The RNA shown here (c-di-GMP-I riboswitch aptamer) has 84 nucleotides and comes from a soil metagenome. The model forms 95% of the base pairs in the Rfam consensus. Its mean pLDDT, the model's own confidence on a scale to 100, is 87. The RNAcentral record of the sequence draws on MGnify.

RNA sequence: GACAAGGGCAAACCGCUCGAAAGGGCGGGACGCAAAGCUACGGGCCUGCCUCCGACUCGCGAAUAUGGCCGCCGGGCUACCGAA
Repeated sequence: GACAAGGGCAAACCGCUCGAAAGGGCGGGACGCAAAGCUACGGGCCUGCCUCCGACUCGCGAAUAUGGCCGCCGGGCUACCGAA
């Protein structure tokens, strides 16, 4: 891939929970998804505990990924059904 069949996943939001945060897990819930299955490899984006720098009273401001997102794009790996 076809208004096929059988199925799958689950955004926002809510509850519990882990985390400094971003975000993750579980349950509810469906906005969507034909790889919305897996993989941070390239780009991108988010966060900034520690560290460092700056002022400096508490505590701030700036830099920083070793943290995170594959439901941002690309690459890699794997896979269900299947007519014309």